A computed fold for a 1586-nucleotide part of an RNA, annotated as large-subunit ribosomal RNA, half A. Rfam family: Bacterial large subunit ribosomal RNA. Gene Ontology terms of the family: structural constituent of ribosome and ribosome. Model confidence (mean pLDDT): 82 of 100.
[in-house]
Context: one part of a larger RNA
RNA sequence: GGCUAACGGUGGAUACCUAGGUACACAAAGGCGAAGAAGGACGUGGUGACCGACGAAAUGCCUCGGGGAGUUGGAAACAAGCAUUGAUCCGAGGGUGUCCGAAUGGGGCAACCCAAAUGAACGACCUGCUGAAUAUAUAGGCAGGAACGAGCGAACUCAGCGAACUGAAACAUCUUAGUAGCUGAAGGAAGAGAAAGCAAAAUGCGAUUUCCUUAGUAGCGGCGAGCGAAGCGGAAACAGCCUAAACCAUUGACUUCGGUUGAUGGGGUCGUGGGACAGUCACAAUGGACUAUGAAAGUUAGACGAAGCAGUUGAAAGCUGCACCAGAGGAGGUGAAAGUCCUGUAGUCGAAAACGGCAGUAGCCAGACUGAAUCCCGAGUAGCACGGAGCCCGUGGAAUUCCGUGUGAAUCAGCGAGGACCACCUCGUAAGGCUAAAUACUCCUGUGUAACCGAUAGCGAAACAGUACCGCGAGGGAAAGGUGAAAAGAACCCCGGCGAGGGGAGUGAAAUAGAACAUGAAACCGUUAGCCUACAAGCAAUUAGAGCACGAUUGAACGUGUAAUAGUGUGCCUGUUGAAGAAUGAGCCGGCGACUUACAGGUUGUGGCAGGUUAAGAAGUAAUAUUCGUAGCCAAAGUGAAAGCGAGCCUGAUAAGGGCGAAUCUUGUCACAAUUUGUAGACCCGAACCCGGGUGAUCUAACCAUGUCCAGGAUGAAGCUUGGGUAAAGCUAAGUGGAGGUCCGAACCGACUGGCGUUGAAAAGCCAGCGGAUGAGGUGUGGUUAGGGGUGAAAUGCCAAUCGAACCCGGAGCUAGCUGGAUCUCCUCGAAAUGCGUUUAGGCGCAGCGGUAAGUAGACUUGUUGGGGGGUAAAGCACUGUUUCGCUGCGGGCUGCGAGAGCGGUACCAAAGUGAGACAAACUCAGAAUACCCAAGAAAAUUUUACCAGUGAGACGGUGGGGGAUAAGCUUCAUCGUCGAAAGGGAAACAGCCCAGACCACCAGCUAAGGUCCCCAAGUACACACUAAGUGAGAAAGGAGGUGGGAGUGCACAGACAACCAGGAGGUUUGCUUAGAAGCAGCAAUCCUUAAAAGAGUGCGUAAUAGCUCACUGGUCUAGCGCUCCUGCGCCGAAAAUGAACGGGGCUAAGUGUGUCACCGAAGCUGUGGACUUGUUUAACACAAGUGGUAGAGGAGCGUUCUGUAUCGGGAGAAGCAUUAGCGGCAAGCAGAUGUGGACGGUACAGAAGUGAGAAUGUCGGCUUAAGUAGCGAAAAUAUAUGUGAGAAUCAUAUACCCCGAAAGCCUAAGGGUUUCUUCGGAAGGCUCGUCCGCGAAGAGUUAGUCGGGACCUAAGGCCAGGCCGAAAGGCGUAGUCGAUGGACACAGGGUGAAUAUUCCCUGACUACUACAUGGGAGCUGAAAUAGGGACGCAUCAAAAAUAACCACGCCCUGAAUGGAUUGGGAGUUGUCUACGGAGAACGUGUGGUAAAGCUAGUGCCAAGAAAAGCUAUUUCAGUGAUGAAGAUGUAGUACCCGUACCCGAAACCGACACAGGUAGGCAGGUAGAGAAUACUAAGGGGCGC
Repeated sequence: GGCUAACGGUGGAUACCUAGGUACACAAAGGCGAAGAAGGACGUGGUGACCGACGAAAUGCCUCGGGGAGUUGGAAACAAGCAUUGAUCCGAGGGUGUCCGAAUGGGGCAACCCAAAUGAACGACCUGCUGAAUAUAUAGGCAGGAACGAGCGAACUCAGCGAACUGAAACAUCUUAGUAGCUGAAGGAAGAGAAAGCAAAAUGCGAUUUCCUUAGUAGCGGCGAGCGAAGCGGAAACAGCCUAAACCAUUGACUUCGGUUGAUGGGGUCGUGGGACAGUCACAAUGGACUAUGAAAGUUAGACGAAGCAGUUGAAAGCUGCACCAGAGGAGGUGAAAGUCCUGUAGUCGAAAACGGCAGUAGCCAGACUGAAUCCCGAGUAGCACGGAGCCCGUGGAAUUCCGUGUGAAUCAGCGAGGACCACCUCGUAAGGCUAAAUACUCCUGUGUAACCGAUAGCGAAACAGUACCGCGAGGGAAAGGUGAAAAGAACCCCGGCGAGGGGAGUGAAAUAGAACAUGAAACCGUUAGCCUACAAGCAAUUAGAGCACGAUUGAACGUGUAAUAGUGUGCCUGUUGAAGAAUGAGCCGGCGACUUACAGGUUGUGGCAGGUUAAGAAGUAAUAUUCGUAGCCAAAGUGAAAGCGAGCCUGAUAAGGGCGAAUCUUGUCACAAUUUGUAGACCCGAACCCGGGUGAUCUAACCAUGUCCAGGAUGAAGCUUGGGUAAAGCUAAGUGGAGGUCCGAACCGACUGGCGUUGAAAAGCCAGCGGAUGAGGUGUGGUUAGGGGUGAAAUGCCAAUCGAACCCGGAGCUAGCUGGAUCUCCUCGAAAUGCGUUUAGGCGCAGCGGUAAGUAGACUUGUUGGGGGGUAAAGCACUGUUUCGCUGCGGGCUGCGAGAGCGGUACCAAAGUGAGACAAACUCAGAAUACCCAAGAAAAUUUUACCAGUGAGACGGUGGGGGAUAAGCUUCAUCGUCGAAAGGGAAACAGCCCAGACCACCAGCUAAGGUCCCCAAGUACACACUAAGUGAGAAAGGAGGUGGGAGUGCACAGACAACCAGGAGGUUUGCUUAGAAGCAGCAAUCCUUAAAAGAGUGCGUAAUAGCUCACUGGUCUAGCGCUCCUGCGCCGAAAAUGAACGGGGCUAAGUGUGUCACCGAAGCUGUGGACUUGUUUAACACAAGUGGUAGAGGAGCGUUCUGUAUCGGGAGAAGCAUUAGCGGCAAGCAGAUGUGGACGGUACAGAAGUGAGAAUGUCGGCUUAAGUAGCGAAAAUAUAUGUGAGAAUCAUAUACCCCGAAAGCCUAAGGGUUUCUUCGGAAGGCUCGUCCGCGAAGAGUUAGUCGGGACCUAAGGCCAGGCCGAAAGGCGUAGUCGAUGGACACAGGGUGAAUAUUCCCUGACUACUACAUGGGAGCUGAAAUAGGGACGCAUCAAAAAUAACCACGCCCUGAAUGGAUUGGGAGUUGUCUACGGAGAACGUGUGGUAAAGCUAGUGCCAAGAAAAGCUAUUUCAGUGAUGAAGAUGUAGUACCCGUACCCGAAACCGACACAGGUAGGCAGGUAGAGAAUACUAAGGGGCGC
């Protein structure tokens, strides 16, 4: 270290539970609000915060009822109370009800400020007064009155405006859809509604609305996708009325006296037309939706209400024993499971008060008939034209309805409609209005129900949740339940720091129920024990197996743990032609996690009926059921395009023929279930987008307003002055002057280079350099511009770490021909990767191939036989072409002769012919094998229809072809095979090759491919050869006296070949050439002689000779020796990167060839036993055939949760969890036992589903690994001593040292909000530690007439009475009113103090107002108006006067605040006491000088540089004043609200952090220096939390 077992930790699954949710049913209610709502802020208690309750009358007050013993909420505890003289509590009615909010006196940054004195702002309404253009008048204005509106609220309703994704496989009409959304308005419902209707020829119906049906019909429609009525019929509920006009009466106005017109009342309301009008008759009953009153019921508190005990147990309600009640056996609780214990339940009763109310009462309203002359019967209307919209209806032949523009009727003898229009007929009577019920919805109240959930579920929320937290904001949005029956919540003791934690004791049925608390799985981490492990290589298992140590669901032929050694063996999923793959996904474990539901079709099965069946609705029930309901649907007849005809019809001239039917088999329909299709999100997860409405300019861009900032140095424009010069200028020199998108360079702003950083210190920085730095400069505060947009010195830049179109929510579960994922078992069959079409190629449709069910016979397939046509392979050259050689040679070229005609020559080209030999996918005179077609008959089983699929990426190998290079593990066809979807044996290993198709078991047998020396089963088998190269066991052209075999040819005993000995000569140095050339540089010639033989020479060699040698010859020797061709096996050719070309050892066979006999060898075949499927069969038995399998189809089962019925188990111990050798007719699975646990659970038969997980870069939680690893955030730095303490590098004190010092010091604005100070503490936070802290707990702390803001003013800008504009919401804007970053405006010094001080105290001032006093002697105050003033840039600079905390000197008197005085204070020195923090005492504290950016003034320049108020003056009006104004002096008094702590270049702000970043303004010592650079340093602050 591994495996196993036991015991623990961690963790919070499982099972059980429910306090909370979910979906509905019935009833009620359907609003609240200026009498101040909804919603909040702040308060109220004896005791801190929170929730609930309440409101300064504040955990509550009053009255009336109920009720009857305790009570002061959640919520304990303490304190103090209340209560039978009736509390707390419940109900009804009153009172009170701060501030904000419609918010309403004015303002505003909601919960505040200001003013006033009791005002509802604004609008509508009423009354009065007034009053334009314009005479009467009206609009308008003013005053008063009264109290109508407003705002909020879930859905439903009506109306205005109105998308897009999407679908159409693209897209534009169309669709999504009049949906989402925005807006307005109303009600408990809304809207519609009493026919200018529907219809159709009828004995019609008779307001509207809703349901069923008509009907997915008629229709509309790029006639695509899709959209889609209505009348009738059946039901629910039912309800009808009022006006205008004609006419009359009363009364008013105007009048041209003709009349016109208004108000009030009567009259009148219809389509068999009605009414007026003229007559006649009635007068009370009945009805009503109106008003008032109002009995009963009912609602808002309540009351009574039957019947049981004992034993067992920790506890009884369970069990056992013996009883009882029931108009009550619903439910909940009680120490387990209760009719008889408690609350209750059935039943019965009850209200002072409020609500309610369809009885009743009273009021109010409503008559009929006849007649026919005249009059009336709704006008810018109906209609029409044009442009639109809505209707099923997309402009169409388009009626009907509505809107806009224009035009423009009729009055009953009229007018409208009946789908253009006309006629006839029928129906109705527009242009005024009201109307209940049936219908829709549920924020809320009560009661109840559930084959709904049970803490990852159910609402986001079982709990102090719309909370914590995130975001500028709109907005987003969690986690988190269980001690026990009862706290009986552990007295006391011990260890430890008076800790944390633990051990005893005690309580309890139980403490392994101890508060991190019921059960307590897994990952993960341990402790103990048994076995194994240090010569050994691999998916980690499996089969065999020795040793060691043990045991019991067995009972001794048994089992458990471990595992030396041997054989075999490359995870899972997905996706693929193909994955161990180095292709995807998963760290591990646990929970959750994906084919559902509705409606409508098709098919199949089961059941009912024989024609089937109801829908809505009604009755009924606790709820189903059941009954009624025949409107409708399907079927019963077809055919045709249709009119139509009809057992026939159509076509056709037809009686023909043909097509579809009838008949001969009669089959349908309604339910339920399964499967499939369509429409819906439709198996789950996943976009980028598009659109709507909102939220954002705290970042950033630009602009507006108002403020502020820029050390120091340099250069030296114009102008001017003076000198020179000119008639005068121009000009010139010096000086002066101080310009500039000027120069150098800090702050400041930026960001060119390099390095570092890159899981950073930092989601853009640091270090070192760098650019601009008086300008188009930087910056603060306030404001404006908003997404189809803004802004942009323009980069597609920026608009909150987001920009080729922000963010948030919604349409929305967009769509996704794409990727991923998709959960238990067994059985049967079993593909495809092809064709055609496709804006199609990774998708889809049809066909092909599969499955299931039902049928089916010579139709189909295979082999055989017989018969056919063909034009492929091979072949051939007869055609079409190509092609080599020979012969003949038309014709031509060249050439000779010729004056020419022409005649010759030719080693040139060459037609055609001929002989020989070839080639062809687009050649065939001829021509197979296969394949294909037809027929016969044997074997086998195909095929048809219906329904359900999947596939339509293929791969390699053989053969035949194309492309390519007769390349590719290439590509594309045809055909066969295998893989795909196929395991087994062989090929070392190796989808596609060879053999062979796995139902299961066997320690049986025979074989295939391939093998038989060992690894490794089987021959060291046999016979004959070959190879010598380790060839075998990788390779070519080419090369070679390797070697075996064969064929041919030559030489050879008359002596070959090889070797050795000898000769190899002479003419001659052949001739020429040459300097030379003698066999041997070269050219020419190449003879002769001697000979056995010898070249005018085969090589070497020399300057040339010489020399050596060869050919050739003889001798010795001896029998074979050469050459050519074919062939077997070998050799060389042969160089690559880790060692690698038999699988290894090794082999001379164990290599190669031929042959022979054995053996081994697979999941093949056989044998034995068993299982299942199908068929035959009489049911069984039996027999036969079969059982590899991806996509896919079909069949049969297991398990989970819940329901019904029946039944059973359980405190003597249910579920769950852990272990276990049982059962299984294969599995999914199911028992039994033991332990734990402590209250529910199972079985059988049916039923319903949120029904089975290992994978989705899934999701939530827990736990590992990396790893005790990286890191611990500026390298300004620490050290020592002492103290405290359980403990000290880190805390305190002291002493040294180091760092900053235009900051790392001090003040302040913003922002933060208690971080401030003191005491106590140390769990967590602090990157270590900690006795310490910006941490935790408690207590304390912020004091103003003058500081800042308000009670004053205005800028940009905001809101805006009236006003203008706009579908609505709303937009713009005047008078006004807000709004500082600006204007105006009154305090200084010191002291005190743990923490505040211009605020408290002391002293001295000032401002406003009041009163009084003194004195004064005529104006003063308010409003309005007018005028002035307030009142302004930039740059630059001389001079003057002051001033500091600065500088110098230096020590006693003097300074500041507005002048003076009194008074007071002051650096410091000395000494005393001390609890070491301080507190008293004494003495003592000046003079002089100086700068600027500050103040005032000047100069120059062009870009020409806020407003208003306070203030001053004048005028008008009003008020006041000699009964004494203003102003002055003095005394006394008054003076409101808010801020005030602390941090502020940072550990407290903005950056997720105690973060190397960012953050406006003020102060500015010394030395050196031009300087705020830089270096060092003072005051002061630090040493950066390992």